[in-house]
Context: one part of a larger RNA
């Protein structure tokens, strides 16, 4: 001097952080990933409009049913995107894991941006649904019907992929670029809207972002660990990869690493950075950012532009649950919350209003990301608890040598002030956009109808919040305390006790005058915190 700190006494308020360091111990409860109807056929509601039936009848109305059409509105299911981000958490890992510098003539990138071409003609199915069936439940099993930007063939087809020729230029070995020629081969889907056109689809070129590999260098501890290694070094040809590569397989050769410390073995995420130092340095890695790994334990793979996937799937383990005993459900290291464990660590709060993030043409919708309250002196940083004048140096209280000496301008008392507090009134920034409305250009349009844009005005959107601030009135009124006084080390007396009873960081105190024990005066120190105890420098 510092802490994610605990413990003991105390405790007024803000504001800005931080708050399971333990058992990656087990989870009851609710929420944290959904959007799209402008991709598609259904199903349901309300309205309307035809036509039919039915009652009342005032003979063309009402009120009900039925079907077919429109509008609108909601949504199981098909289908498209995202579920790989976003949020946790550090068990594993001593490793290219991470910092860093490079390399890829060995490599992939949805969604974004800009270029080039292109969307032509067609088929079978299937969810939903309805029937019928098994089964306690989860669910599943059969017929039949149907649609799609959901599947499948053909055509068309490059600057693409693939073989095979050949030319230039170049490098960094393999080879890389560009261009020339033949061959093969391999796309597509609509939607909304009167339109204009907007969003989509295919196929490629180029960027951007985001990854994947390789590789120099550094990265804990021990030799009471000294040899380790057979897919193990390397090499050919297969296969896989997005891509190189024993990555994986046949063969072949015997290499490959090691006291410049393999290999085992304990321990650890690593980094920016934090703390401490004048600095070299030691020490650490909460919080915030960057990367890595994990997701009850092990494995596996599918799907996808991306996973070998926290709130996907399947096996196997072990633990919960529900069962009609045949079977099936489960995963807080998400946000609150519970039980245990602990010296110790929070609310089952409000809100999408901002900022990002999915989904949508768009209104939106979700979003325990985040924005924002609660809770705790845990921390830092400010403010407070009065301010001035006052000596009969007052009263009590300690002490005394009894004269007195200290509390002590302290108090009271007068004169103030209003930081804070209580009451009451006003009352935010944070909001910008989208939307609606009106008006001015604009496209489209025969149009002053209607509608795309684009500006302007107007009205409207706040969780926190009746909070921050601000104004007024009311009061000195509601707001100290801890620790120590023997030396180190700032601060002494009485009393009690009597090697007891206690203290104590180190010397040490205490056996009858204890400035060291307790208590009380006084006094030093810090202060809304003091002081102990941990650890680190």
């Nucleotide at each position: 001097g510092a802490c994610g700190a605990a413990c003991g006494c105390u405790g007024g308020c803000g504001g800005c952080g931080u708050g399971c360091c333990u058992a990656a111990c087990a989870c009851a409860u609710g929420c944290a990933a959904g959007u799209c109807g402008a991709a598609c056929g259904g199903a349901g509601a309300u309205a309307g409009u035809u036509u039919g039936g039915u009652a009342g009848u005032u003979u063309a109305c009402u009120a009900u049913u039925a079907a077919a059409c429109u509008a609108u509105c909601u949504u199981a299911g098909u289908g498209g995107c995202g579920g790989a981000c976003g949020g946790g958490u550090g068990a594993g890992u001593a490793a290219c894991a991470c910092g860093u510098g490079g390399g890829c003539a060995a490599c992939c990138u949805g969604c974004c941006u800009u270029g080039g071409a292109g969307a032509g003609g067609g088929g079978g199915a299937u969810a939903a649904c309805a029937c019928c069936g098994a089964g306690a439940a989860a669910u599943c099993g059969g017929u039949g019907c149907u649609a799609a930007u959901a599947c499948c063939g053909c055509a068309u087809a490059a600057u693409a992929u693939u073989a095979a020729a050949g030319u230039a230029u170049c490098g960094c070995a393999u080879g890389a670029u560009a261009c020339u020629u033949u061959a093969a081969u391999c796309a597509a889907a609509g939607g909304a809207g009167a339109a204009a056109u907007c969003c989509g689809c295919u196929u490629u070129g180029a960027g951007a972002u985001g990854g994947g590999c390789c590789u120099g260098c550094g990265u804990c501890u021990g030799a009471u660990u000294a040899g380790c290694u057979a897919g193990u070094u390397g090499g050919u040809g297969g296969g896989g990869u997005a891509a190189c590569g024993g990555c994986u397989c046949a063969c072949c050769a015997a290499g490959g690493c090691c006291u410049u410390g393999a290999u085992c073995a304990g321990u650890a995420g690593c980094c920016g950075g934090u703390c401490u130092g004048a600095g070299a340095g030691g020490a650490u890695g909460a919080a915030c950012g960057g990367c890595c790994a994990c997701a009850u334990u092990g494995g596996g793979a599918c799907u996808g532009a991306g996973a070998c996937a926290c709130g996907g799937c399947c096996c196997a383990a072990a633990c919960u649950c529900c069962u009609a005993c045949g079977g099936g459900a489960g995963g807080c290291a998400g946000c609150a919350g519970u039980g245990g464990g602990g010296a110790a660590u929070c609310u089952u709060c409000c809100g999408c209003a901002a900022u990002g993030g999915a989904c949508g043409a768009a209104a939106g919708u979700c979003u325990g990301a985040c924005g924002g309250a609660g809770c705790a002196a845990c921390g830092c940083c400010g403010c407070g608890u009065g301010a001035g004048u006052g000596a009969u140096g007052a009263a009590g209280g300690u002490u005394u040598u009894c004269g007195g000496a200290c509390u002590g301008u302290a108090a009271a008392a007068c004169u103030c002030u209003g930081u804070u507090g209580u009451c009451a009134g006003g009352g935010a920034c944070g909001a910008a956009g989208g939307u609606g409305c009106g008006a001015u250009c604009u496209g489209c349009g025969a149009a002053u109808a209607g509608u795309u844009g684009a500006u302007c005005g107007u009205a409207u959107u706040g969780a926190c919040g009746g909070u921050a601030c601000c104004u007024g009135a009311c009061g000195a009124g509601g707001a100290a305390g801890c620790c120590a006084c023997g030396g180190c080390u700032a601060a002494c007396u009485a009393c009690g006790u009597g090697c007891c009873a206690g203290c104590a960081g180190c010397c040490g105190c205490g056996g009858u005058a204890a400035u060291a024990c307790g208590u009380a005066g006084g006094u030093g120190g810090c202060a809304a915190g003091c002081g102990u105890u941990g650890u680190c420098c």
The part of an RNA shown here (small-subunit ribosomal RNA, 5' domain) has 537 nucleotides and comes from an uncultured bacterium. The prediction has a mean pLDDT of 84. Its Rfam family is "Bacterial small subunit ribosomal RNA". RNAcentral holds the full RNA, with entries from ENA and SILVA.